The prediction has a mean pLDDT of 81.
Predicted 3D model of a 466-nucleotide part of an RNA (small-subunit ribosomal RNA, 3' major domain) from an uncultured bacterium.
The full RNA is in RNAcentral, with records from Greengenes.
It matches the Rfam family "Bacterial small subunit ribosomal RNA".
Context: one part of a larger RNA
RNA sequence: UGACGGGGGCCCGCACAAGCGGUGGAGUAUGUGGUUUAAUUCGACGCAACGCGAAGAACCUUACCAGGCCUUGACAUCCCUUGCGAAAUCCUGGAGACAGGAGGGAGGCUAUCAAGGAGACAGGUGGUGCAUGGUUGUCGUCAGCUCGUGUCGUGAGAUGUUGGGUUAAGUCCCGCAACGAGCGCAACCCCUAUUGUUAGUUGCUACGCAAGAGCACUCUAGCGAGACUGCCGUUGACAAAACGGAGGAAGGUGGGGACGACGUCAAAUCAUCAUGCCCCUUAUGUCCUGGGCUACACACGUAAUACAAUGGCGUCCAACAAAGGGAAGCAAAGCCGCGAGGCAGAGCAAAUCCCCAAAAGACGUCUCAGUUCGGAUUGCAGGCUGCAACUCGCCUGUAUGAAGUCGGAAUUGCUAGUAAUCGCGGAUCAGCAUGCCGCGGUGAAUACGUUCCCGGGCCUUGCACA
Numbered sequence: 001u002g003a004c005g006g007g008g009g010c011c012c013g014c015a016c017a018a019g020c021g022g023u024g025g026a027g028u029a030u031g032u033g034g035u036u037u038a039a040u041u042c043g044a045c046g047c048a049a050c051g052c053g054a055a056g057a058a059c060c061u062u063a064c065c066a067g068g069c070c071u072u073g074a075c076a077u078c079c080c081u082u083g084c085g086a087a088a089u090c091c092u093g094g095a096g097a098c099a100g101g102a103g104g105g106a107g108g109c110u111a112u113c114a115a116g117g118a119g120a121c122a123g124g125u126g127g128u129g130c131a132u133g134g135u136u137g138u139c140g141u142c143a144g145c146u147c148g149u150g151u152c153g154u155g156a157g158a159u160g161u162u163g164g165g166u167u168a169a170g171u172c173c174c175g176c177a178a179c180g181a182g183c184g185c186a187a188c189c190c191c192u193a194u195u196g197u198u199a200g201u202u203g204c205u206a207c208g209c210a211a212g213a214g215c216a217c218u219c220u221a222g223c224g225a226g227a228c229u230g231c232c233g234u235u236g237a238c239a240a241a242a243c244g245g246a247g248g249a250a251g252g253u254g255g256g257g258a259c260g261a262c263g264u265c266a267a268a269u270c271a272u273c274a275u276g277c278c279c280c281u282u283a284u285g286u287c288c289u290g291g292g293c294u295a296c297a298c299a300c301g302u303a304a305u306a307c308a309a310u311g312g313c314g315u316c317c318a319a320c321a322a323a324g325g326g327a328a329g330c331a332a333a334g335c336c337g338c339g340a341g342g343c344a345g346a347g348c349a350a351a352u353c354c355c356c357a358a359a360a361g362a363c364g365u366c367u368c369a370g371u372u373c374g375g376a377u378u379g380c381a382g383g384c385u386g387c388a389a390c391u392c393g394c395c396u397g398u399a400u401g402a403a404g405u406c407g408g409a410a411u412u413g414c415u416a417g418u419a420a421u422c423g424c425g426g427a428u429c430a431g432c433a434u435g436c437c438g439c440g441g442u443g444a445a446u447a448c449g450u451u452c453c454c455g456g457g458c459c460u461u462g463c464a465c466a
Stems, first nucleotide, its partner, number of pairs: 001466002004462002007460007015450002019414005026305001028303006034296002042053002064291005070285001073121001077120002079117005084107001089102005123280002126278003132274002134269003137265001139263001144183006150159003163174003189257004194225007203215003207212001228251001231245005307407001311366005324355003329348002334343003373404001378399007420442007
C1' cells in the first nucleotide's frame, strides 16, 4: 500500500421488510448428471453450466458407431504426358459410394479445359483456451481507476481522490499544498408521451352509396417547438441543493433502449474464425449405406398443463389491437370434408392483395363429485411435408380416460402500464416450438422502515496474510 475481520461509522440495491404470483408434490416437455450402449459425438459445471453453443438431430446436418470403398486425394498451387470430349439424363451390377455402357456437347484446341502420372503437398470438428489473437461472461451501469507538474517522506509511498454539505453519480458547491488533466458518470444517438409545419397515395371522409372531389380529421414520415430546478415560496452557509407550489401533454435523469472505466476470475471458447507448438498421413484424411446423438432402476435444473365454479362445456352471435411476414412465397371468394385438410386459383414484390380468426366477453347449463375437473397413456381410422415418417415428425376424428383435491424442509421473480392474466407475430425451417425474440389487450397489491440476511461503495481501526 492492499486484502481480510462473527471491528466501528456513513450510504445504496426487490438485499431484507410489506405485498402479489410461483418453484419444491403430480403427469408431460426440455436440458444435465448417472447408468447403459457398437456408438449413445463434443463443449459448458456455484453465483456467472444445466429450454446453454443448437434461430429448429428422420436422410443431410454429424463431428460418433458398424460395414463397404478411395489414396496427390472431397478442396488448392506447381511440373510432365495425352488431345479430346465434361456435367445433366438413361440402362446394367451393387445397400450405396462406385464400376461398365449409352447419351450429350460445357470448356479447350498448343493449353486459363479435361483425363492420366510423379512428388512437393493437400486434409484433420486430432491435442493444448495453462502457448495465443479475436470474441464473450462476471463483479456492475457499481462509481470508481489513474496521470503530469508541485509539495511531503531516507524509502515503499502519501497528497490531489481526504474534510463539511449535496447527488442516481469522484454529481455539484465550499474548504484545503496542492494546481490541472485523462478514462469512466452525465449529455450528444434511437424509440415513446404533447404540439406546430410541410407533404397527401395505396391512407382518411364533414358531401346518403358509388363516382368524383377534398386533405379538415385519423394516420404515415421529414423538419421544428417543448423540460432548463427556467418561475414563485420555504429551508440551507449569501453556495450546491432539498421540499412545496404554479403553469404544463410531460417536472426535477419524464419512461424504455443502445452504450460497460482501470481491472478481477491462468473465468469461457483451438468445435465460428485465425494461429504457435505437438500429433495422424493407404489414415486421427475422404466418400457411402445403415445405425446413434431420441437408450432408462434413478437424481437435479428450467418450463408449459392442471388440480377447477373468478371455473368447465354448449349456443348465439357481436365488438375492439399492435407488431411482423410474403415470389421455389402469402394465398382470398366459391365448392367438398365432422375435422386435420383437399379442389380451385382472384389478388399481391404489398399503407393497395394475402397470412388475419385476435383472445380474455354475453347468455344458458353443470352444483362441489376424482366430476360435464384434469388430460397423460393406449387402440383404430385418417391428413400433411418429404426419395423416405419402423427406429424417430407434426396434425385430425373417434374410443380410452392415468396421476393430480394447491404441494415438507427450503427457495424464487416482481415497485406500475410493472406483477398477474389473455391472445397475436417472427427468426430457424421441406416438415416439426410448452423454447427463444418481439407485439399489443385487461390490469392489481404493497413499501412502516434499514435492526437483521446477501451483495456493493466511502472513511476509519486491528492485523497470525501478500